The part of an RNA shown here (small-subunit ribosomal RNA, 5' domain) has 488 nucleotides and comes from a groundwater metagenome. Rfam family: Bacterial small subunit ribosomal RNA. Gene Ontology terms of the family: ribosome and structural constituent of ribosome.
Context: one part of a larger RNA
RNA sequence: GGGUGAACGCUGGCGGCGUGGAUAAGGCAUGCAAGUCGAACGCCCCGCAAGGGGAGUGGCAGACGAGGUAGUAAGACGCAGGUACGCACCGAAGAGUCGGGCAUAGCUAGCCGAAAGGUUAGGUAAUUCCCGAUGGUGUCCCGAGAGCAAUCGAGGGACUAAAGGAGUAAUCCGCUCUUUGAGCGGCCUGCGGCGCAUCAGCUUGUUGGCGAGGUAACGGCUCACCAAGGCUACGACGCGUAGGGGACCUGAGAGGGUGACCCCCACCGAUAGCACUGAGACACGGGCUAUACACCUACGGGUGGCUGCAGUCGAGAAUCUUCCGCAAUGGGCGAAAGCCUGACGGAGCGACGCCGCGUGAUGGACGAAGUCCUUCGGGACGUAAACAUCUUUUAUGGAGGAGGAAGUAAUUGACGUUACUCCAUGAAUAAGGGGCUCCUAACUCUGUGCCAGCAGGAGCGGUAAUACAGAGGCCCCAAGCGUUACCC
Numbered sequence: 001g002g003g004u005g006a007a008c009g010c011u012g013g014c015g016g017c018g019u020g021g022a023u024a025a026g027g028c029a030u031g032c033a034a035g036u037c038g039a040a041c042g043c044c045c046c047g048c049a050a051g052g053g054g055a056g057u058g059g060c061a062g063a064c065g066a067g068g069u070a071g072u073a074a075g076a077c078g079c080a081g082g083u084a085c086g087c088a089c090c091g092a093a094g095a096g097u098c099g100g101g102c103a104u105a106g107c108u109a110g111c112c113g114a115a116a117g118g119u120u121a122g123g124u125a126a127u128u129c130c131c132g133a134u135g136g137u138g139u140c141c142c143g144a145g146a147g148c149a150a151u152c153g154a155g156g157g158a159c160u161a162a163a164g165g166a167g168u169a170a171u172c173c174g175c176u177c178u179u180u181g182a183g184c185g186g187c188c189u190g191c192g193g194c195g196c197a198u199c200a201g202c203u204u205g206u207u208g209g210c211g212a213g214g215u216a217a218c219g220g221c222u223c224a225c226c227a228a229g230g231c232u233a234c235g236a237c238g239c240g241u242a243g244g245g246g247a248c249c250u251g252a253g254a255g256g257g258u259g260a261c262c263c264c265c266a267c268c269g270a271u272a273g274c275a276c277u278g279a280g281a282c283a284c285g286g287g288c289u290a291u292a293c294a295c296c297u298a299c300g301g302g303u304g305g306c307u308g309c310a311g312u313c314g315a316g317a318a319u320c321u322u323c324c325g326c327a328a329u330g331g332g333c334g335a336a337a338g339c340c341u342g343a344c345g346g347a348g349c350g351a352c353g354c355c356g357c358g359u360g361a362u363g364g365a366c367g368a369a370g371u372c373c374u375u376c377g378g379g380a381c382g383u384a385a386a387c388a389u390c391u392u393u394u395a396u397g398g399a400g401g402a403g404g405a406a407g408u409a410a411u412u413g414a415c416g417u418u419a420c421u422c423c424a425u426g427a428a429u430a431a432g433g434g435g436c437u438c439c440u441a442a443c444u445c446u447g448u449g450c451c452a453g454c455a456g457g458a459g460c461g462g463u464a465a466u467a468c469a470g471a472g473g474c475c476c477c478a479a480g481c482g483u484u485a486c487c488c
Base pairs, nucleotide, nucleotide: 001488002487003486004485006484007483008482009481010480013357014356015355016354017353018352019350020349026313027312028311030310031309032308035060036059037058040057041056043054044053045052046051067268068267069266077192078191079190080189081188082187083186085185086184087183090181091180092179093178094177095176096175097174098132099131100130101129107122108121109120110119111118112117138159139158140157141156142155145152146151164173165172166171194240195239196238201231202230203229206228207227208226209225211223212222213221243265244264245263246262247258248257249256250255270291271290272289273288274287293304294303295302296301321347323346324345325344329343330341331340332339333338360390361389362388363387370381371380372379373378395425396424397423398422399421400420404415432477433476434475435474436473437458438457439456443472444471445470446469447468453460454459
């Protein structure tokens, strides 16, 4: 000198764009943040009907989006490769959608319980579930043949699919099997990026083999048996610290430092463990168990998880509204209308940052008053003020008034009394902070008297202090200016 998610002190007019819990991954009141489909299904309620409402079964979605960085030094990340694998929705293509059946929730009746909730009996539907047919595909078995082998494999056998709905209809939306695309993911390998050697030895599923299990898939992933291996000064093992990258700051560069906001990846969801469902989870707002904490209780037993958006307490130097809207973009469901969306779009608060604008312009002396200094002559503040003329950015009031809407005929804007334009009023609404011994731009007076104090370093102060305190003047920045902390 530059920088910061800053904080603190003094001060503070406006706008735009950004940005704002870095500490206690401490605890949380309240509301909202994930639903949707009646064109899958049977019921219940209101209604004359049309229609509307309700829970339930079923489907899709809740594995995305949103948040946090606790853990992790390597199941992470980055770069470059590989393949023993998988894929709901979407695209392309082929084939099919036949015949039966058993349940169950809701419901009705009864019972238990303070509640949460549960239980018995009866009975019902489906795109729920099951059986059969057909078909190809897949798995398993046999297997001509090819190959040194691993392996490939014509052909044969066994097992293995489906669901309907809307519409007068055309047709559309679905369903099943197969091939393929797209993209996404799983797994494997090499290389790369930290401190301590005052951590030197570490390891028994450990290292390899054979077999089996398991997985979508390879594999000690798991298990039985066999062998005794494997890693290590090119730093194993241990301890400490830490999410990684794109990037950001600084620097001429090399390098050093950082990992806020935004994007990609990973991991986490009170703590620990577990699986279920599913194309996908070992699942933040699903489930079970345990623990701690908190709440309700009729004491028998239950309920909860803001590291979602707001908000609250706490700790802290310190970090915001319990706002508006689905109008736009995007997402889920739906044939659609639409519903949901604290994603998002906006507004609010904070000079936290960057940028822009303003606090007036021109004229105006024989240089007013006042203050300060003075060699008492005068000098400085100073064209500064007053005063005159002008302007109206901004402010205030009024009028007009978008784009953002994709959309054409109509309808649809939270922002928004918006931006912007015009008119009116009137200099009207708006300047401070730090410094002035040297480094370092800027000097005098008074007070004080090694006191009170200053201070980044050198150093000032003990009676004329440009260094303390006040004042006048001056210097530097300016809606900021300084200080502190940290990085180059």